A computed fold for a 75-nucleotide RNA from a Deltaproteobacteria bacterium, annotated as transfer RNA. The same sequence occurs in records of 2 taxa. The sequence is in RNAcentral, with records from ENA. It matches the Rfam family "tRNA". By type it is a transfer RNA. Lineage of the source: Bacteria > Pseudomonadati > Myxococcota > Myxococcia.
RNA sequence: GGGUGCGUAGCUCAGUGGGAGAGCGCCUGCCUCACACGCAGGAAGUCGGCAGUUCAAUCCUGUCCGCGCCCACCA
Numbered sequence: 001g002g003g004u005g006c007g008u009a010g011c012u013c014a015g016u017g018g019g020a021g022a023g024c025g026c027c028u029g030c031c032u033c034a035c036a037c038g039c040a041g042g043a044a045g046u047c048g049g050c051a052g053u054u055c056a057a058u059c060c061u062g063u064c065c066g067c068g069c070c071c072a073c074c075a
Stems, first nucleotide, its partner, number of pairs: 001071007010024004018055001026042005048064005
């Protein structure tokens, strides 16, 4: 340099045009002498950035950034 995959909650990930979600973790309450377990409730997101398509974009397109893999070149 070329190709390819990924980027969504603190972590691991799902979702793939019209409601942003799960598990774990965290917080509060109940339970308990207390802790754990269990039960109920809650907080936490510019969906990597910008632009485009569309009535509408996490989702489609372009570009940039970051990470991984493969190939090539130089040495």